The prediction has a mean pLDDT of 81. Transfer RNA from a Nitrososphaeria archaeon, 74 nucleotides, folded computationally.
RNA sequence: GCCGCUGUAGCUUAACCCGGUAAAGCGGCUGGCUGUUAACCAGUAGAGUGGAGGUUCAAAUCCUCCCAGCGGCG
Numbered sequence: 001g002c003c004g005c006u007g008u009a010g011c012u013u014a015a016c017c018c019g020g021u022a023a024a025g026c027g028g029c030u031g032g033c034u035g036u037u038a039a040c041c042a043g044u045a046g047a048g049u050g051g052a053g054g055u056u057c058a059a060a061u062c063c064u065c066c067c068a069g070c071g072g073c074g
Stems, first nucleotide, its partner, number of pairs: 001073007010026004020057001028044005050066005
C1' cells in the first nucleotide's frame, strides 16, 4: 500500500443479507417476600447504532469518505 471482518444500553448479543417507530439476557434502581442477605416475584430507568456526508417519504440496515480493533496479502 491492497483486501476482508468487526464497532448497537454498564456487559454479552439480536435486528443488517431483504430499509419501515432498536429487542433480549445479565447488571442497575424501586417495591414485595425474608429476622438479615441471597434466591424468587412484580414494576421501572437506561442506547438512535464508531464519526461525517449522500440516497430515500423513511437508514442500525444501501452508497462514499474517515476513525479504531482483528486477520490476510505484498
The source organism's lineage runs through Archaea, Thermoproteati, Nitrososphaerota and Nitrososphaeria.
The RNAcentral record of the sequence draws on ENA.